[in-house]
Context: one part of a larger RNA
RNA sequence: CUGGGCGUAAAGCGCGCGUAGGUGGAUGUAUCAGUCAGAGGUGAAAGCCCCGGGCUUAACCUGGGAAUUGCCUUUGAUACUGUACAUCUAGAGUUCGAGAGAGGGUGGUGGAACUCCAAGUGUAGAGGUGAAAUUCGUAGAUAUUUGGAAGAACACCAGUGGCGAAGGCGGCCACCUGGCUCGAUACUGACGCUGAGGCGCGAAAGCGUGGGGAGCAUACAGGAUUAGAUCCCCUGGUAGUCCACGCCGUAAACGAUGUGUGCUAGUUGUCAGGCAGCUUGCUGUUUGGUGACGCCGCUAACGCAUUAAGCACACCGCCUGGGGAGUACGGCCGCAAGGCUAAAACUC
Numbered sequence: 001c002u003g004g005g006c007g008u009a010a011a012g013c014g015c016g017c018g019u020a021g022g023u024g025g026a027u028g029u030a031u032c033a034g035u036c037a038g039a040g041g042u043g044a045a046a047g048c049c050c051c052g053g054g055c056u057u058a059a060c061c062u063g064g065g066a067a068u069u070g071c072c073u074u075u076g077a078u079a080c081u082g083u084a085c086a087u088c089u090a091g092a093g094u095u096c097g098a099g100a101g102a103g104g105g106u107g108g109u110g111g112a113a114c115u116c117c118a119a120g121u122g123u124a125g126a127g128g129u130g131a132a133a134u135u136c137g138u139a140g141a142u143a144u145u146u147g148g149a150a151g152a153a154c155a156c157c158a159g160u161g162g163c164g165a166a167g168g169c170g171g172c173c174a175c176c177u178g179g180c181u182c183g184a185u186a187c188u189g190a191c192g193c194u195g196a197g198g199c200g201c202g203a204a205a206g207c208g209u210g211g212g213g214a215g216c217a218u219a220c221a222g223g224a225u226u227a228g229a230u231c232c233c234c235u236g237g238u239a240g241u242c243c244a245c246g247c248c249g250u251a252a253a254c255g256a257u258g259u260g261u262g263c264u265a266g267u268u269g270u271c272a273g274g275c276a277g278c279u280u281g282c283u284g285u286u287u288g289g290u291g292a293c294g295c296c297g298c299u300a301a302c303g304c305a306u307u308a309a310g311c312a313c314a315c316c317g318c319c320u321g322g323g324g325a326g327u328a329c330g331g332c333c334g335c336a337a338g339g340c341u342a343a344a345a346c347u348c
Base pairs, nucleotide, nucleotide: 004319005318006317007302008301012316014201015200016199017198021194022193023192025088026087027086028085029084030083031082033081034080035077036076037075038074039073040072041071042070049065050064051063052062053061054060091191092188093187094186095184096183097182098181099180103177104176105175106174107173108172109171110154115149116148117147118146119145120144121143125136126135162169163168206247207246208245209244210243211242215241216240220236221235222234223233258315259314260313261312262311263310266293267292268291269290270289271288272287273286274285275284276283277282278281297304298303321348322347323346330341331340332339333338
């Protein structure tokens, strides 16, 4: 290489957009490049293989054949693929009318709670724990009432509910804005799918500059626990958590399941629509999403099962015993932390 695989054994890039490339719906005509068939030329000899022959045999030597799976020329075939032209509407898209939604961005705004500040009432404790202590408090705490300040997060609604490509998104209002679904048929006429490189997005933590800082809280300090306690528990507490701009580019980035298309029993919930019927909130039916269960089939089993891990096709990515090691070296990227790419010796 062939071949076999990728939910859990090694293996699906975190996700998208898209270049090259690969691949691609129906009908007709043309062509004959691929493809297929016939013929001719060539494919040196030796060797290999088959049938013989010669040395007493064998090795060895030797005759013939086969093979040389290839290339070239030529004559044909035209189903399929390609190419060219023409046509079509089932894929794809546009248009029109409706609909749902924590999809994204900006600005504003609301209430509860925590903390702090000021004041009133009030007096000896409060807090915390398994029990305590550190801590706070007669300079008046805790509790309670009123007023004020500030920051962050949005109880109930809330739901295997919704939206988004993924990361993710939840008070309310306005503006800007992306996608999706349903219905109608008018239009375009294969415009499609995938996608090496490339480009963009990408939780948390972390980094840079400037703000902000209520609560929480790495580090740190103290108190406990303990044989010790660099932990768990407690009292404090700084980065950080928040905002703007710029980096980082990683996660059990998970459905541990790449994307797209078609086909293959059903039952039952739920979300967003449509249609029909009537007894007006039900029934039937249909499209799209999201769950539970369950045949056929698949699977090593577990399980999956129209949201496939079934049956197929197209394209991409990835795997090849464990450790060494996702490391070293080199390169690229980064302010750094580090990231991406990625071995070998040795060893079992």